[in-house]
Annotation:
Model confidence (mean pLDDT): 91 of 100. The part of an RNA shown here (small-subunit ribosomal RNA, central domain) has 350 nucleotides and comes from an uncultured bacterium. Rfam family: Bacterial small subunit ribosomal RNA. Gene Ontology terms of the family: structural constituent of ribosome and ribosome.

Context: one part of a larger RNA
RNA sequence: CUGGGCGUAAAGGGUGCGUAGGAGGUUUUCUAAGUCUGGUGUGAAAGGCCGGGGCUCAACCCCGGUAUGGCAUUGGAUACUGGAAGACUAGAGGGCCGGAGAGGUCGCUGGAAUUCUCGGUGUAGCGGUGAAAUGCGUAGAGAUCGAGAGGAACUCCGAUGGCGAAGGCAAGCGACUGGAAGGCGCCUGACUCUGAGGCACGAAAGCCAGGGGAGCAAACGGGAUUAGAUACCCCGGUAGUCCUGGCCGUAAACGUUGCGCAUUGGGUGUGGGGGGAAUCGACCCCCUCCGCGCCGAAGCUAACGCGAUAAAUGCGCCGCCUGGGAAGUACGGUCGCAAGAUUAAAACUC
Numbered sequence: 001c002u003g004g005g006c007g008u009a010a011a012g013g014g015u016g017c018g019u020a021g022g023a024g025g026u027u028u029u030c031u032a033a034g035u036c037u038g039g040u041g042u043g044a045a046a047g048g049c050c051g052g053g054g055c056u057c058a059a060c061c062c063c064g065g066u067a068u069g070g071c072a073u074u075g076g077a078u079a080c081u082g083g084a085a086g087a088c089u090a091g092a093g094g095g096c097c098g099g100a101g102a103g104g105u106c107g108c109u110g111g112a113a114u115u116c117u118c119g120g121u122g123u124a125g126c127g128g129u130g131a132a133a134u135g136c137g138u139a140g141a142g143a144u145c146g147a148g149a150g151g152a153a154c155u156c157c158g159a160u161g162g163c164g165a166a167g168g169c170a171a172g173c174g175a176c177u178g179g180a181a182g183g184c185g186c187c188u189g190a191c192u193c194u195g196a197g198g199c200a201c202g203a204a205a206g207c208c209a210g211g212g213g214a215g216c217a218a219a220c221g222g223g224a225u226u227a228g229a230u231a232c233c234c235c236g237g238u239a240g241u242c243c244u245g246g247c248c249g250u251a252a253a254c255g256u257u258g259c260g261c262a263u264u265g266g267g268u269g270u271g272g273g274g275g276g277a278a279u280c281g282a283c284c285c286c287c288u289c290c291g292c293g294c295c296g297a298a299g300c301u302a303a304c305g306c307g308a309u310a311a312a313u314g315c316g317c318c319g320c321c322u323g324g325g326a327a328g329u330a331c332g333g334u335c336g337c338a339a340g341a342u343u344a345a346a347a348c349u350c
Base pairs, nucleotide, nucleotide: 003322004321005320006319007304008303012318014201015200016199017198021194022193023192025088026087027086028085029084030083031082033081034080035077036076037075038074039073040072041071042070048066049065050064051063052062053061054060091191092188093187094186095184096183097182103177104176105175106174107173108172109171110154115149116148117147118146119145120144121143125136126135162169163168206247207246208245209244210243211242215241216240220236221235222234223233258317259316260315261314262313263312266295267294268293269292270291271290272289273288274287275286276285299306300305323350324349325348332343333342334341335340
């Protein structure tokens, strides 16, 4: 000496489940593979190193010693790791109890608003802008009242709130269904953690087939603006946005922070559960577990900042980085109907 890293410098896989593999709680006995130790054999010579010697020295040469990653075999040790058998309950899972929640799927229902249709009243404007114009309106618009149709989204509650692995989830009711937290400490008895491949899920846009289409609105047409205006503003408007089934598989898929476990002062707010004291009490107060925020000790950090929801201190496992450009491109492979996705260079250049 036996690499350093990944919040913002290059770098955490979009997310989960899980195969191989890697890692693995307390205790007893056995074993002796790893590990430690002794013996024996082997480890040719030359070379290297140390000592001595020969050529006048050196190079060179000769002699002796030593060294030699190790390997094989045999005897022994048993703390740790592994293997075998047994036991345990602190990890993990299960059970029971009462609660919280926009968690998911399906169905039914509701009101407000926009638009359209029909009818009544009514008359000259409406609309739009910086100002206008295109546009709509005497075939009666806009305004207003009544009736009806249809689609999409759910005001207030609403939060700095909740739930979910992530994407994400919000009107009400019902059915089916997943997960998490708390309390009891009843059961199993290490059944665990991570996870290359793999499988599943995965916003929006996009694609295929069938439906639907109110509002909005890429493209497109028109009016303005302007030197021009393939824009920003205005009038229209088709895909699409919605539903069912099937693809796509991406994102500033972000906390730009992988998952699990353990340890390490506090303060404050809030969501859910449990306990205590006291009380008229469900409030308030105190303790505690889980979640979501803010501020901060130590510590960390290049700084910013992080700080029990760590970016602190450690362990296990996975993914990833290794100067900028060329380039997340070419070629090839795999996947896809396509769009493209994924894997992923080099020449050259600074």